[in-house]
């Protein structure tokens, strides 16, 4: 903002530190072990305002079932149609081994 929904999840990505692998250094015959994330990475966290993809959803229209009944409601079906928008954002806190664009938060603000 929209008549209504305006949603989930799952994979990647921006980022992110350092529990574990590594990587350097120091240590020692050697092993352990201890230090470093202004240490390129493997693992691992990871977007409301990032991507993709799956299911979902919401209106319309036809068509089925109920139904005293022309309607109107109410369930369900579909190789149907179209819709599922926008969105500046701290400070400070939590959590995990540890930080973050995780949560707190579409928050406090702000136009």
């Nucleotide at each position: 903002a929209g008549a209504g929904a305006u949603g989930a999840u799952u994979g990647c990505u921006a980022g992110g530190g350092u529990u574990c692998c590594g990587a350097u250094g120091a240590u020692u015959c050697a092993a352990c072990u201890c230090a470093u994330g202004a240490c390129u990475g493997g693992u691992c966290c990871g977007a409301g305002a990032g991507c993709a993809a799956u299911c979902g959803g919401c209106u319309a229209c036809a068509c089925u079932u109920g139904g005293a009944g022309a309607a109107a409601u109410a369930a369900g079906u579909g190789u149907u149609a179209g819709c599922u928008c926008c969105a500046c954002g701290g400070c400070g806190g939590g959590a995990u081994a540890a930080a973050a664009g995780c949560c707190c938060g579409g928050g406090a603000g702000a136009a």
The prediction has a mean pLDDT of 84. This is a predicted structure of a 111-nucleotide RNA (Guanidine-I riboswitch aptamer) from Agitococcus lubricus. Taxonomically the source falls in Agitococcus (Bacteria, Pseudomonadota, Gammaproteobacteria, Moraxellaceae).